[in-house]
A computed fold for a 72-nucleotide RNA from a Candidatus Pacearchaeota archaeon, annotated as transfer RNA. It matches the Rfam family "tRNA". Its family is annotated with triplet codon-amino acid adaptor activity in the Gene Ontology. The organism belongs to Candidatus Pacearchaeota, within Archaea.
RNA sequence: GGGGGCGUAGUUCAAUGGCUAAAACAGACGGCUCCAGACCGUCAGUUGAGGGUUCGAUUCCCUCCGUCCCCA
Numbered sequence: 001g002g003g004g005g006c007g008u009a010g011u012u013c014a015a016u017g018g019c020u021a022a023a024a025c026a027g028a029c030g031g032c033u034c035c036a037g038a039c040c041g042u043c044a045g046u047u048g049a050g051g052g053u054u055c056g057a058u059u060c061c062c063u064c065c066g067u068c069c070c071c072a
Base pairs, nucleotide, nucleotide: 001071002070003069004068005067006066007065010025011024012023018055027043028042029041030040031039048064049063050062051061052060
């Protein structure tokens, strides 16, 4: 220098145009317990940034950023 994959909650990840973005663990609160743990219940929290297409974008397109791989 050229090509490709990935980026979603604190972590691991699903949804691949359509109702309020799903779940597990972690967290907060409550129950249980003499206390704690385990268990049960409730709650909060998420699409890397910007732009475009569309009635509608996590999804499609462009640029950038980060990360990983391949070629030279």